A computed fold for a 694-nucleotide part of an RNA from a Candidatus Nomurabacteria bacterium, annotated as large-subunit ribosomal RNA, domain II. Rfam family: Bacterial large subunit ribosomal RNA. Gene Ontology terms of the family: structural constituent of ribosome and ribosome. NCBI's taxonomy places the organism under Bacteria, Bacteria candidate phyla, Candidatus Nomuraibacteriota. The full RNA is in RNAcentral, with records from ENA.
[in-house]
Context: one part of a larger RNA
RNA sequence: GCCAACGAGUGUAUAUGUGCAGCGGCCUAAAUGCGUAACGGCAUGGAGGCAGAGGGAAACCGAGUGUGAAUAGCGCGCCUGUUGUACGUAUACGACCCGAAACGAAGUGAGCUUACCAUGAGCAGGGUGAAGCGACUGUAAAAGGUCGUGGAGGCCCGAACCCACGCGCUGUUCAACACGCGGGGAUGACUUGUGGUAAGAAGUGAAAAGCUAAUCGAACUUCGUAAUAGCUGGUUCUCUCCGAAAUAUAUUUAGGUAUAGCGUCAUGUGUUCCCAUUGGGGGUAGAGCACUGGAUGGUCUCGGAUAGCCUUAACGGGCGCCGAUCCUACCAAACUCCGAAUACCAAUGGUUAAAAACAUGGCAGUCAGACUCAGGGGGCGAAGCUCCUGCGGUCGAAAGGGAAACAGCCCAGAUCUACAGCUAAGGUCCCAAAAUUCAUACUAAGUGCAAGCAAGGAGGUGAGAUUUCUCCGACAAUCAGGAGGUUGGCUUAGAAGCAGCCAUUCCUUUAAAGAUAGCGUAACAGCUCACUGAUCAAGAGAUCUUGCGCCACAAAUAAUCGGGGCUAAGUAUGAUACCGAAGCUUAGGGCUUGGUACUUAUUCGUAAGUGCUGAGCGGUAGGAGAGUGUUGUCAUCUGCAUUGAAGCCAAAGGCGUAAGCCAUGGUGGAGCGUUGACAAGUAAGAAUGUUGGC
Numbered sequence: 001g002c003c004a005a006c007g008a009g010u011g012u013a014u015a016u017g018u019g020c021a022g023c024g025g026c027c028u029a030a031a032u033g034c035g036u037a038a039c040g041g042c043a044u045g046g047a048g049g050c051a052g053a054g055g056g057a058a059a060c061c062g063a064g065u066g067u068g069a070a071u072a073g074c075g076c077g078c079c080u081g082u083u084g085u086a087c088g089u090a091u092a093c094g095a096c097c098c099g100a101a102a103c104g105a106a107g108u109g110a111g112c113u114u115a116c117c118a119u120g121a122g123c124a125g126g127g128u129g130a131a132g133c134g135a136c137u138g139u140a141a142a143a144g145g146u147c148g149u150g151g152a153g154g155c156c157c158g159a160a161c162c163c164a165c166g167c168g169c170u171g172u173u174c175a176a177c178a179c180g181c182g183g184g185g186a187u188g189a190c191u192u193g194u195g196g197u198a199a200g201a202a203g204u205g206a207a208a209a210g211c212u213a214a215u216c217g218a219a220c221u222u223c224g225u226a227a228u229a230g231c232u233g234g235u236u237c238u239c240u241c242c243g244a245a246a247u248a249u250a251u252u253u254a255g256g257u258a259u260a261g262c263g264u265c266a267u268g269u270g271u272u273c274c275c276a277u278u279g280g281g282g283g284u285a286g287a288g289c290a291c292u293g294g295a296u297g298g299u300c301u302c303g304g305a306u307a308g309c310c311u312u313a314a315c316g317g318g319c320g321c322c323g324a325u326c327c328u329a330c331c332a333a334a335c336u337c338c339g340a341a342u343a344c345c346a347a348u349g350g351u352u353a354a355a356a357a358c359a360u361g362g363c364a365g366u367c368a369g370a371c372u373c374a375g376g377g378g379g380c381g382a383a384g385c386u387c388c389u390g391c392g393g394u395c396g397a398a399a400g401g402g403a404a405a406c407a408g409c410c411c412a413g414a415u416c417u418a419c420a421g422c423u424a425a426g427g428u429c430c431c432a433a434a435a436u437u438c439a440u441a442c443u444a445a446g447u448g449c450a451a452g453c454a455a456g457g458a459g460g461u462g463a464g465a466u467u468u469c470u471c472c473g474a475c476a477a478u479c480a481g482g483a484g485g486u487u488g489g490c491u492u493a494g495a496a497g498c499a500g501c502c503a504u505u506c507c508u509u510u511a512a513a514g515a516u517a518g519c520g521u522a523a524c525a526g527c528u529c530a531c532u533g534a535u536c537a538a539g540a541g542a543u544c545u546u547g548c549g550c551c552a553c554a555a556a557u558a559a560u561c562g563g564g565g566c567u568a569a570g571u572a573u574g575a576u577a578c579c580g581a582a583g584c585u586u587a588g589g590g591c592u593u594g595g596u597a598c599u600u601a602u603u604c605g606u607a608a609g610u611g612c613u614g615a616g617c618g619g620u621a622g623g624a625g626a627g628u629g630u631u632g633u634c635a636u637c638u639g640c641a642u643u644g645a646a647g648c649c650a651a652a653g654g655c656g657u658a659a660g661c662c663a664u665g666g667u668g669g670a671g672c673g674u675u676g677a678c679a680a681g682u683a684a685g686a687a688u689g690u691u692g693g694c
Stems, first nucleotide, its partner, number of pairs: 001694006011093013025050003031044004054061002064076004096234002099231001103224006114198009123188001125157003128153001132149006161185003165182004200216001202212003237627006247260005261366002263363007271355001272356001274350007286338001287336002292332003297327002301324004308319004369395004373390006400411003415589004420585003426579003429564003435576001437575006448566002456551002460548010477535005483508003488502003514529001517528003590617012628683001630680006637673001639672002647667004653662003
């Protein structure tokens, strides 16, 4: 891991609600008697319980009473019988099941290990050479010295033995710590055998919270014990109807709970729901500047202060500064002279008839929400960010089609069947259903065919507008001219159109020609330009608005428009067809629920069936309803069975919406079923479920 079996809302008591039944006041409890194999059962038993009147602290009064001066108002009352039984729920208990770490009690452990006690044992070999002693020497005597002897030491080297510092190897192992190569101690605070002592809030500890039997920041065993778990996981058959919430308030509260909100079921009210019209109040969006504030420019004027600047001999005057008036461009959540759309309230009218609303009661679940659209706060007008608002939407709890893929986007809400039709969003060259459709334009960038990318730059190209020049010849091109006074004056080494300064930048000849727009020279020279003529010939130039493109534009697969690919199969505007979903329609079937008619039954309340006619049938938590199956009990079929029970195997037949049921064949070899009630150890795929098997 798979298979099989086992595996989770139960029991008692009390309360309450609903259904059914008995009685009408209801009911007995203990106990006693009878009876039975036993349980059950029958009778007696009214003790007691509930009900029957309430209100008040009470006296007391009484369908009322209390308060109160009150005949007012207000509070509580003026109606809900009882017993049994089934089901729902609550409370107390293990209380749906499994699951802690822990806490307590009584015991068991020192054959592991820690420390100690008693009694034994062990330590190859080699080295070093303390004290002491002796001899000699030395001294006044000593001290001292030399040599010898001697054999000390938590001494040295190193086996056994003990340990475990490094690395390797092992790591479903030889091993729940080993093995290999090295390493440390090795006469000692050494190692070790045997026997003994000390233990669970206790021991022991050269102290690591180490060790106390592979267990230690409190051992192990059993018991209290089914400890508790606002936490995690799991919780077993079917079908039908409805169907949420992720909010408010409170909380030692925030992943829990309570009440309300939202769901469902029952009973009741009977249109209160909803929609339209009419009438209301408002101060948001917007707008505005009349107030409160902010704030641009300006003229005349006024007031203040004269600090500063200019000017005047001075008085003063001008500029500037502060404030105000006026004109002018503006801004505001905490500004408003104004002011919507929606929303809200009321009245009136109206549609729908199975669709709401409301009330009372039973039972819930929900209290982590998500994205999207719109209006806002926070943030950076960041976030797949965060917090509000909206009887918003969807997902949650929703499948189907589209968006390549894609809970929350777009379309659309799946009762079942169909090899029928029409459409939505979105599409129609191929992958791939349907236009290589039509019309008019644009784009040349593979721009684009997916959402999207700036400032800035450019004779890309299309459309529009305004305007200038132009057959008295424009623009471009070509040819020619572009002169003289003069090298203007000054400056300068020089300054001659062209370093720089000055200006009455002038005059003349001209078709025209600047005291010169640029290049150039040391300065000249030289080359152009403006300007003019000729040739040519009909448009040429400037500005603005706008469509589509270009550059700007850098990332990791050729990594891309979903792909192929496309010059339309791109973009814009318009048109007509077609495709396209579980939508709608068509044909047939099922179920639920209204209305209505008939039939049957009836406890006369109604229930069931049939016909006609409407509406409906996605669904998590959850509520309500109807069934299937398993085991057993009582009855029943005066049922089945060796002429073959149960069980098992088989895909093939039949019935039921389904859970399931029946038939048939084989196997098997002894019990089993139908129907009606009843009672439950009553349904398995999940719980790192338990046990067994492989």

Overview: The coordinates come from a structure-prediction model, not an experiment, and the mean pLDDT is 82.